[in-house]
Description: This is a predicted complex of two RNAs, RNase P RNA and transfer RNA, with 446 nucleotides together.
RNA sequence: CCAGUGGGCCGGGAGGCCGCGGGGCGUUCCCGUGUAGGGGAGCGGCCCGAGGAAAGUCCGGACUCCGCAGGGCAGGGUGCCGGGUAACACCCGGCGGGGGCGACCCCAGGGAGAGUGCCACAGAAACCGUACCGCCGGCGGGGCGGCUCGCCCGGCCGGCAAGGGUGAAAAGGUGAGGUAAGAGCUCACCGGCGGCCAGGCGACUGGCCGGCCGGGCAAACCCCACCCGGAGCAAGACCGAGUAGGAGGGGCCACGGGGGUGGCCCGCUCCCAUGCCCCUCGGGUUGGUCGCUCGAAGCGGGCGGCGACGCUCGCUCCAGAGGGAUGGCCUCCCUCGACAGAAUCCGGCUUACAGGCCCGCUGGCCCA
RNA sequence: CGGGGAGUGGCGCAGCUUGGUUAGCGCGCGUGCCUUGGGAGCACGAGGUCGGCGGUUCAAAUCCGCUCUCCCCGACCA
Numbered sequence: 001c002c003a004g005u006g007g008g009c010c011g012g013g014a015g016g017c018c019g020c021g022g023g024g025c026g027u028u029c030c031c032g033u034g035u036a037g038g039g040g041a042g043c044g045g046c047c048c049g050a051g052g053a054a055a056g057u058c059c060g061g062a063c064u065c066c067g068c069a070g071g072g073c074a075g076g077g078u079g080c081c082g083g084g085u086a087a088c089a090c091c092c093g094g095c096g097g098g099g100g101c102g103a104c105c106c107c108a109g110g111g112a113g114a115g116u117g118c119c120a121c122a123g124a125a126a127c128c129g130u131a132c133c134g135c136c137g138g139c140g141g142g143g144c145g146g147c148u149c150g151c152c153c154g155g156c157c158g159g160c161a162a163g164g165g166u167g168a169a170a171a172g173g174u175g176a177g178g179u180a181a182g183a184g185c186u187c188a189c190c191g192g193c194g195g196c197c198a199g200g201c202g203a204c205u206g207g208c209c210g211g212c213c214g215g216g217c218a219a220a221c222c223c224c225a226c227c228c229g230g231a232g233c234a235a236g237a238c239c240g241a242g243u244a245g246g247a248g249g250g251g252c253c254a255c256g257g258g259g260g261u262g263g264c265c266c267g268c269u270c271c272c273a274u275g276c277c278c279c280u281c282g283g284g285u286u287g288g289u290c291g292c293u294c295g296a297a298g299c300g301g302g303c304g305g306c307g308a309c310g311c312u313c314g315c316u317c318c319a320g321a322g323g324g325a326u327g328g329c330c331u332c333c334c335u336c337g338a339c340a341g342a343a344u345c346c347g348g349c350u351u352a353c354a355g356g357c358c359c360g361c362u363g364g365c366c367c368a
Numbered sequence: 369c370g371g372g373g374a375g376u377g378g379c380g381c382a383g384c385u386u387g388g389u390u391a392g393c394g395c396g397c398g399u400g401c402c403u404u405g406g407g408a409g410c411a412c413g414a415g416g417u418c419g420g421c422g423g424u425u426c427a428a429a430u431c432c433g434c435u436c437u438c439c440c441c442g443a444c445c446a
Base pairs, nucleotide, nucleotide: 001364002363003362004361005360006359007358008357009356010355012333013332014331015330016329017328018327020049021048022047023046025044026043027042028041029040030039031038051339055350056349058348059347060346061345062344063232064231065230066229070266071265072264073263075228076227077226078225079224080094081093082092083091084090095109096107097106098105099104110223111222115221116220117217118216119215132164133163134160135159136158137157138156139155141153142152143151144150145149172190173189174188175187176186177185191213192212193210194209195208196207197206198205199204236290237289238288239287246281247280248279249278250277251276252275256272257271258270259269260268283445284444285443297316298315299314300313301312302311303310304309334337369442370441371440372439373438374437375436378395379394380393381392388426397413398412399411400410401409419435420434421433422432423431
């Protein structure tokens, strides 16, 4: 320098003027003829004001309510091992398999030696059963020739699974021996399975022994281990106003029934007749406050750990709306600016993304 | 903001549960017959690669992920 690979970071910058949303402080008013809680407006000055994905809503939690969050069934999820974490389907470190010359990357990676089921078409056969072509042995038959011999065609009985053919997949693979021909039939190596020993917390690895040797599908049912109660900030709480506290249908008199936020049963608990509950229709209000942003928070240092991460010290406060705030103008610079806009919050995953910067590593070439 | 559902010829649907040989049905469309002509009827035919991408599998409309588009529901009081 070229090609590649892994990780981290940024996402136009600087200045001026005006405007918008929020929070304190000071100050001047208004509404509350709709009570209360409170709400609104102006001025001055200070502080703050979108993202790495705010997105998809795919996982996991916090928080709130359902009396407790109880048991069983059903249902759902996860799935090599060991750690991390509030938790996870996330992350880290290993193991095994696959790809790459390599750095490195990918894997929904438990069980098919518990059971059920499926493997279409083709093929003899995709299981308890098998041979289409073929190879080999035995016994007959026919034909031809140069006729004590040789060649060709076909039949019956039996052996084989090596070769061909079918298929996505065919009864371990390669080689040698062996045989009438063959075959783990025997042997060597390789692969799988099982047993023993050793190492490792473990997944697993290594060695030895045993010829023990047909698969695939569990992102088919299922089995095993572990996890999961339901709903979601339109959760929920408070204040105020308002009405026809309406109509229809249904369930329920106690060894019964209804409610207690998805399905069933049990348990627990509340209620049950001028009553309670469910469904449908109709009616009223669509005002204010809290939840609402200080948090498993961010930045920097030290210590422990290979690492994810943990402990500790110091510093910082960093959007909180409710028709919903980020815009406009001017000047300068550059590589001329992508995807995209918070709505309860947080940890992840996934998806979209112009361009740029930094660090480590691999292969190749050149120069010294 | 939260929750749920659906994408299959031009249109409306089935098939998906239990993966399989050529994805069906109705309407519509084209050609021919019938008719004086049209409609109706009869016969024949064209038209799909199942929203897109990836994975599991021998094999995917069907099973599993990601993604795009569309539709529906949800305020409080009494």
Model confidence (mean pLDDT): 79 of 100. It holds a member of the Rfam family "Bacterial RNase P class A".